[in-house]
The RNA shown here (transfer RNA) has 73 nucleotides and comes from a Phycisphaerae bacterium. Taxonomically the source falls in Phycisphaerae (Bacteria, Pseudomonadati, Planctomycetota). RNAcentral holds the sequence, with entries from ENA and MGnify. The prediction has a mean pLDDT of 80. It matches the Rfam family "tRNA". Rfam classes the family as a transfer RNA. Rfam's curators write: Transfer RNA (tRNA) molecules are approximately 80 nucleotides in length. RNAcentral records the identical sequence in 2 taxa.
RNA sequence: GCGCGCGUAGCUCAAUGGAUAGAGCAUCGGUCUACGGAACCGAAGGUUAGAGGUUCGAGUCCUCUCGCGCGUG
Repeated sequence: GCGCGCGUAGCUCAAUGGAUAGAGCAUCGGUCUACGGAACCGAAGGUUAGAGGUUCGAGUCCUCUCGCGCGUG
């Protein structure tokens, strides 16, 4: 350089083009406890990498850019 794949919460990952983008772990608060842990209850946390396009409707489809990984000369 060329080809392919991936990019969603702090981390690991879901979500058939259609309801307010969810789950586990982590974090914070509460219950419990002498204290802590565990357990249980609750809360917070998102420009779905960026820009544009298609569509009534895009995390999902198309184009470009950026980043990462794999293959290849």